This is a predicted structure of a 112-nucleotide RNA (SAM riboswitch aptamer (S box leader)) from Lederbergia lenta. The coordinates come from a structure-prediction model, not an experiment, and the mean pLDDT is 84. Taxonomically the source falls in Lederbergia (Bacteria, Bacillota, Caryophanales, Bacillaceae). It matches the Rfam family "SAM riboswitch aptamer (S box leader)". About the family: The SAM riboswitch is found upstream of a number of genes which code for proteins involved in methionine or cysteine biosynthesis in Gram-positive bacteria.

[in-house]
């Protein structure tokens, strides 16, 4: 870099430094920010990898529960919302609302 699988409406700060931007990219919207953005540190959350126990199985494994030392991750708003396709209702109208899926993305584990 690419591929596979799983997850993405839960949860987490009145901290320190910092000093103007930020919410992945593009477009449209809507927000956050000098009552302090990004970033760094500390704290915290969660439980993917991990460990333990029970159940199940011929085995590989699977299910449930517990733990949090280590490897990651996360810590405004659903991945902030929409963008493509289909459906339901509605509208003068692809107008609006909702549902399902796809695409794109993020994170983890494995492969390459």
């Nucleotide at each position: 870099u690419u591929c596979u699988u799983a997850u993405c409406c839960a949860g987490a700060g009145u901290g320190a430094c910092g000093g103007a931007g930020g919410g992945a990219a593009c477009a449209g919207g809507c927000c956050c920010g000098a009552a302090g953005a990004a970033g760094u540190c500390c704290g915290g959350c969660a439980a993917c990898c991990u460990u333990c126990a029970a159940g199940u199985g011929a085995a590989a494994g699977c299910u449930u529960g517990a733990a949090a030392a280590g490897g990651u991750g996360c810590u405004a708003a659903a991945u902030c919302c929409u963008g493509c396709a289909g459906g339901u209702a509605u509208u003068c109208a692809u107008u609006u609302a909702c549902c399902u899926g796809a695409a794109a993305g993020a994170u983890a584990a494995g492969a390459u």